[in-house]
Context: one part of a larger RNA
């Protein structure tokens, strides 16, 4: 635009498109079978390998706005204490997010209908025949089942609810993030925990500055699992989310 009023929500699945893959041991059982050597089908159970898909509890990687450590400089008058700038200067760590190599799961089973193939009954053709009528079985293959998508399926579906007018609904503005190039998509706008701020906790570093003690001093020690601290959990209305605006009307 469309789906013969406008709208939110739930949805059915016509179809589609993805998966189907594979060893190895145990055991049945050294049995069937075989003079023996050797040695099964079938059936159970264990464990991988490739492959996929999901997540971050663990074990690791990243972590240039997080701690600590330290060199040279330059500068804050000096000392202590700091700051820039040197690949983030350099090292050692490391939340949260992303991540494998990390941890879960997955290929199935089960159901139909059948291939070569087995078979029942059975004429034709007093026998015999799985076939001619008629019935039973048979395969990683078919059509299902598993996971996604899906009603532009113009065959346009269905169910519930609202609204009958400046309506229900939707934009657009803000505040954003499980979203994310923009658009979109979620969440919230004071009847408010959306973001930031604060408070408190989980977590990192690792024990700040300061003072006082030891020592001629480098330094060491207590006050003190200290001080700081990005993203993470809660709480709290301090700040910011005003107020107003557009669109939508016919059966």
């Nucleotide at each position: 635009c469309g789906u013969a009023g406008g709208a939110a929500a739930u949805u059915u699945g016509a179809g589609a498109a993805g998966g189907c893959c594979u060893g190895a041991c145990g055991u049945u059982a050294g049995u069937a079978c075989g003079a023996g050597a050797g040695g099964a089908c079938c059936g159970c159970g264990u464990u991988g390998g490739a492959c996929a898909u999901a997540c971050c509890u663990c074990u690791g990687g990243u972590g240039c706005a997080c701690c600590a450590g330290u060199u040279g400089u330059u500068c804050c008058g000096c000392c202590a204490g700091g700051a820039g700038c040197a690949u983030u200067g350099c090292u050692g760590g490391g939340u949260a997010g992303c991540u494998a190599a990390g941890u879960a799961u997955g290929g199935a089973a089960g159901g139909g209908a059948u291939a070569a193939g087995u078979g029942c009954u059975g004429a034709a053709a007093g026998c015999a025949u799985c076939u001619a009528a008629g019935c039973a079985c048979g395969a990683a293959g078919c059509c299902u089942g598993c996971u996604u998508c899906a009603a532009g399926a113009u065959g346009a579906g269905a169910u519930u609810u609202c609204c009958a007018u400046u309506a229900a609904g939707g934009g657009a503005c803000g505040u954003u993030a499980g979203a994310g190039a923009c658009g979109a998509u979620g969440a919230c706008g004071u009847u408010g925990a959306u973001a930031g701020g604060c408070u408190g906790u989980a977590g990192g570093u690792g024990u700040a500055a300061g003072u006082g003690u030891g020592g001629u001093g480098a330094c060491a020690u207590a006050c003190g699992u200290a001080g700081c601290c990005g993203a993470g959990c809660a709480g709290u209305a301090c700040u910011a989310a005003u107020u107003a605006c557009c669109c939508g009307a016919a059966g």